RNA sequence: GCGGAUGGCCGGAUGGCCGCGGAGCGUGAGCUUCGAGGAAAGUCCGGACUCCACAAGGCAACGGUGCCGGGUAACGCCCGGCGGGGGCAACCCCAGGGAAAGCGCCACAGAGAACAAACUGCCCAACGCGCGCAAGCGCUGCCUGGGUAAAGGUGAAACGGUGGGGUAAGAGCCCACCGCGGGGCUGGCAACAGCACCGGCACGGCAAGCCCCACCGGGAGCAAUGCCAAAUAGGGAUCCCGCGCGGGCCGCCUUGGUCCGGGAUCCGGGUCGGCAGCUAGAGCGUCGGGGCAACCCGCCGCGCAGAGGAAUGGCCAUCCAUGGGGGCAACCCCGGGACAGAAUCCGGCUUACAGGCCGUCCGCGCAU
Numbered sequence: 001g002c003g004g005a006u007g008g009c010c011g012g013a014u015g016g017c018c019g020c021g022g023a024g025c026g027u028g029a030g031c032u033u034c035g036a037g038g039a040a041a042g043u044c045c046g047g048a049c050u051c052c053a054c055a056a057g058g059c060a061a062c063g064g065u066g067c068c069g070g071g072u073a074a075c076g077c078c079c080g081g082c083g084g085g086g087g088c089a090a091c092c093c094c095a096g097g098g099a100a101a102g103c104g105c106c107a108c109a110g111a112g113a114a115c116a117a118a119c120u121g122c123c124c125a126a127c128g129c130g131c132g133c134a135a136g137c138g139c140u141g142c143c144u145g146g147g148u149a150a151a152g153g154u155g156a157a158a159c160g161g162u163g164g165g166g167u168a169a170g171a172g173c174c175c176a177c178c179g180c181g182g183g184g185c186u187g188g189c190a191a192c193a194g195c196a197c198c199g200g201c202a203c204g205g206c207a208a209g210c211c212c213c214a215c216c217g218g219g220a221g222c223a224a225u226g227c228c229a230a231a232u233a234g235g236g237a238u239c240c241c242g243c244g245c246g247g248g249c250c251g252c253c254u255u256g257g258u259c260c261g262g263g264a265u266c267c268g269g270g271u272c273g274g275c276a277g278c279u280a281g282a283g284c285g286u287c288g289g290g291g292c293a294a295c296c297c298g299c300c301g302c303g304c305a306g307a308g309g310a311a312u313g314g315c316c317a318u319c320c321a322u323g324g325g326g327g328c329a330a331c332c333c334c335g336g337g338a339c340a341g342a343a344u345c346c347g348g349c350u351u352a353c354a355g356g357c358c359g360u361c362c363g364c365g366c367a368u
Base pairs, nucleotide, nucleotide: 001364002363003362004361005360006359007358008357009356010355012319013318014317015316016315017314018313020035021034022033023032024031025030037339041350042349044348045347046346047345048344049221050220051219052218062217063216064215065214066213067081068080069079070078071077082096083094084093085092086091097212098211102210103209104206105205106204119152120151121148122147123146124145125144128139129138130137131136160178161177162176163175164174165173179201180199181198182197184195185194186193187192225276226275227274228273235267236266237265238264239263240262241261246260247259248258249257250256283302284301285300287298288297289296290295320337322335323334324333325332326331
């Protein structure tokens, strides 16, 4: 210098004017102060908190998680390892328990797809042909019968792989190495790794199919929940009115009572509305210590939105990046600032993001 890998951060700045929401002060006009994010987003996990349900424990069902160790309030998150795969490397990716408990499935292609299977091929055999007096020998392998999983071909996958021996041709049939299985020793907390021995190989794949094993899990969510509480709304209790009209009941009629009716007082529920929950919390920052790290501990400092039909906006000036045009240049003109926007609060994950900054590492080339 070129190419690549990976971690973190910023994501317009300052001032003025007008306006909006919260808090405080002021009799008042007004003044002071605070006012979106790294994702406030998706609402996908885990919690705090509240209400409902529930003796405790177990079992079953359902849902979730799934290598090991650590971190954490907890997690399906994070860190460090292990194993497998990719890359020359830095580094990246993996739903990564069990397929000798059982069931199921393995499309298409292919002869054959799971107690294997002869399509082509290879090998053997003559009832064929030739030679021979004969026994027999040689040639061929269409048909027929048998052997063979070495070669071809199909497939995601063909019942260990490579090489040698062996054989009619072949085959763990035999041997070496690799793989696999078994128990053992060593190292490691463990996942696992290494070593030698034994066994010719028994056990194809799929559990993001059922299933088995281990662990975890009550339900609903701040529109939770609690409090106050308007009326020409509505409920109940007591008392009063019953003048007039009407209706129901006391079997019917009269009288009377009672309910519907009107008024007063009281009580409880509860809609609109108001208040709380509602922001001091697993909080933020500096420094020090422990740890490879995630993270933990300690000291000191800080006060950092709380609206609720829901504020957080607009204009101007100077500057900073940046795109386009002009100019030799100083500079000038025009455009314009990513994704997005709180709604009870935290920890994560995922997704979106113009542009810029700071590291760490790898490969190649050049110079010394």
Molecule: Bacterial RNase P class A
Organism: Sinisalibacter aestuarii